This is a predicted structure of an 83-nucleotide RNA (c-di-GMP-I riboswitch aptamer) from Nitrosomonas sp. Its mean pLDDT, the model's own confidence on a scale to 100, is 86.

[in-house]
């Protein structure tokens, strides 16, 4: 240094769920509580799938916008060192 992930140690996040005279058609999102959990539940829409929306269609199909990183894959950083 890398592969790995401990009944280490020191930290991190935040799911449902509540509130918001906050945004947004809408999925969802952002505050605040709240923790179900994560060894990358940091970061990134490249890829597939998965939601929202517009529009064309005989159509279950196609185009296009958006969302989502806690669905998976890839890229990338990044704490700590027993087996």
């Nucleotide at each position: 240094a890398a592969c790995c992930g401990a009944u280490a140690a020191a930290g991190g996040c935040u799911a449902a769920c509540c509130u918001g005279u906050c945004c947004g058609u809408a999925a969802g999102g952002c505050a605040g509580g709240g923790g179900c959990g994560c060894a990358a539940a940091g970061c990134u829409u490249c890829c597939g799938a998965u939601c929202c929306u517009g529009g064309u269609u005989u159509g279950u199909a196609c185009c296009g916008g958006g969302a989502a990183a806690g669905c998976g894959g890839g890229g990338u950083u990044g704490c700590c060192g027993a087996a």
The sequence was found by an Rfam model in a public genome assembly.